[in-house]
RNA sequence: GCCGACGUAGCUUAGCUGGUAGAGCAGCGGUUUUGUAAACCGCAGGUCGUAGGUUCAAAUCCUACCGUCGGCU
Numbered sequence: 001g002c003c004g005a006c007g008u009a010g011c012u013u014a015g016c017u018g019g020u021a022g023a024g025c026a027g028c029g030g031u032u033u034u035g036u037a038a039a040c041c042g043c044a045g046g047u048c049g050u051a052g053g054u055u056c057a058a059a060u061c062c063u064a065c066c067g068u069c070g071g072c073u
Stems, first nucleotide, its partner, number of pairs: 001072007010025004019056001027043005049065005
């Protein structure tokens, strides 16, 4: 230099045939217990790596860039 995969909540990730974002763990509150843990119930937390484009509508499609990993030279 070229090619490919990945980037979504604090962490691990689903959503990949465009229709407005979910789960588990962790966190906070509550129930229960003499108390802790466990269990159960609830709450909060994301402008989906960045910037453009297409579209009525983009996490999703297109382009460039950034980062991580792998391959080729």

Transfer RNA from Candidatus Endomicrobiellum guadaloupense, 73 nucleotides, folded computationally. Its mean pLDDT, the model's own confidence on a scale to 100, is 81. It was read from a public genome assembly. Rfam family: tRNA. Rfam describes the family as follows. Transfer RNA (tRNA) molecules are approximately 80 nucleotides in length. The family's RNA type in Rfam is transfer RNA.